[in-house]
RNA sequence: GGAGUCGGCCAGGCAAUCGCUGCAGCAUUUGCUGGAGAGGAAAGUCCGGGCUCCACAGGGCAGGGUGCCAGGUAAUGCCUGGGGGGCGCGAGCCCACGGAAAGUGCAGCAGAAAAUAUACCGCCGGCGAUCCUUCGCCGGUAAGGGUGAAAAGGUGCGGUAAGAGCGCACCGCACGCCCGGUAACGGCGCGUGGCAGUGUAAACCCCACCCGGAGCAAGACCAAAUAGGAAUCCUUCGUUGUGGCCCGCAAUGGAUUCGGGUAGGUCGCUUGAGACGCAUGGUGACGUGCGUCCUAGAUGAAUGAUUGUCCUCGACAGAACCCGGCUUAUCGGCCGGCUCCCGAC
RNA sequence: GGAGAGGUGGCCGAGUGGUCGAAGGCGCUCCCCUGCUAAGGGAGUAUGGGUUAACAGCUCAUCGAGGGUUCGAAUCCCUCUCUCUCCG
Numbered sequence: 001g002g003a004g005u006c007g008g009c010c011a012g013g014c015a016a017u018c019g020c021u022g023c024a025g026c027a028u029u030u031g032c033u034g035g036a037g038a039g040g041a042a043a044g045u046c047c048g049g050g051c052u053c054c055a056c057a058g059g060g061c062a063g064g065g066u067g068c069c070a071g072g073u074a075a076u077g078c079c080u081g082g083g084g085g086g087c088g089c090g091a092g093c094c095c096a097c098g099g100a101a102a103g104u105g106c107a108g109c110a111g112a113a114a115a116u117a118u119a120c121c122g123c124c125g126g127c128g129a130u131c132c133u134u135c136g137c138c139g140g141u142a143a144g145g146g147u148g149a150a151a152a153g154g155u156g157c158g159g160u161a162a163g164a165g166c167g168c169a170c171c172g173c174a175c176g177c178c179c180g181g182u183a184a185c186g187g188c189g190c191g192u193g194g195c196a197g198u199g200u201a202a203a204c205c206c207c208a209c210c211c212g213g214a215g216c217a218a219g220a221c222c223a224a225a226u227a228g229g230a231a232u233c234c235u236u237c238g239u240u241g242u243g244g245c246c247c248g249c250a251a252u253g254g255a256u257u258c259g260g261g262u263a264g265g266u267c268g269c270u271u272g273a274g275a276c277g278c279a280u281g282g283u284g285a286c287g288u289g290c291g292u293c294c295u296a297g298a299u300g301a302a303u304g305a306u307u308g309u310c311c312u313c314g315a316c317a318g319a320a321c322c323c324g325g326c327u328u329a330u331c332g333g334c335c336g337g338c339u340c341c342c343g344a345c
Numbered sequence: 346g347g348a349g350a351g352g353u354g355g356c357c358g359a360g361u362g363g364u365c366g367a368a369g370g371c372g373c374u375c376c377c378c379u380g381c382u383a384a385g386g387g388a389g390u391a392u393g394g395g396u397u398a399a400c401a402g403c404u405c406a407u408c409g410a411g412g413g414u415u416c417g418a419a420u421c422c423c424u425c426u427c428u429c430u431c432c433g
Base pairs, nucleotide, nucleotide: 001341002340003339004338005337006336007335008334009333010332012310013309014308015307016306017305018304020037021036023034024033025032026031039316043327044326046325047324048323049322050321051215052214053213054212058247059246060245061244063211064210065209066208067207068082069081070080071079072078083097084095085094086093087092098206099205103204104203105200106199107198120145121144122141123140124139125138126137127136128135129134153171154170155169156168157167158166172195173193174192175191176190177189178187179186180185219267220266221265222264229258230257231256232255233254234253238252239251240250241249274293275292276291277290278289279288280287281286311314346432347431348430349429350428351427352426355371356370357369363416372390373389374388375387376386377385391407392406393405394404395403396402409425410424411423412422413421
């Protein structure tokens, strides 16, 4: 100097004028002053929790989710560290990564044969026929050809009529023991076994762990109107809460038809698993202690418009109960760690 | 704001691992029937790429879009997008 990889940050600035929504103060019934006013994703609603009601969330069945190991956390399907596999020269990146010897299902077409293996061509042996170089029958053979996504360990030597784990060596595989590690797992450590058992669980299923349901339009309080109406039916072994079902628990008469009637408001609502700084424990995620700070809260729903000026000319996009994650969208720019290549000293 | 369902030829809609680019109906095109029309009967009918001088035929891709699982995906899983419905 070039190429790459990982992590973090910013998201036009400044000024003036006119507006909008909360808050505080003064005035007082609509004014004045002061100060505050979107994001890294506010999004998708895909996970996890808080909060609220139903039982304090209880038992069983069904259903759903997660899936190497250990840790972090309020919790998680998230994060961190490690193991195994794959990609890359490397920094580093990616992986729905339990079980197919518990059982069941499926594997179309092609192919001789598709999971109890199998003989189409070829190879070999025997018998028979024969125009003497071919044919037929019986048997052996998975080394070779061919089909397929997949054909039942691989290479070599021996062996054989031809072949074959048939025998042997090495590699691979399975099982047992030993060693290291909390564990996943690892070991050119030892021994045994000729090797049995293809794939598919984002097919049913098995194993382990987790999940009660609904959601701020949850729910609580205040208040207006009204009927404490009529008819029919069913009853306490009922009905409702309870929205998969049963039990349990709690409350209590209920259903249908006719007729009648209304007006909303307040709270929930933003101080929180909070942010920042310092110290400290830990490889890390994260934890602990101290100090400082308060940073939107609407309910037809605010956060805007115009002008001037500067620059590198400005992307995706707008809170609606809150928080932790994941995923997706995103012009451009800045900072730091690390790797590889080239050159010079 | 919250909750749920769906997307398949021009239209409606079946198909939920294989012989399925796709049943059936409507529509459209051509033919028969009729003096003409309607009704009826018969046949055909998705789009794009490649191959061709062109057509036919063949082949590949497409079931909202992208990715994954599998030998194989309209169908199973994940992400996104669009449409519809419900909740005071």
This is a predicted complex of two RNAs, RNase P RNA and transfer RNA, with 433 nucleotides together.
It holds a member of the Rfam family "Bacterial RNase P class A". Rfam classes the family as a ribozyme.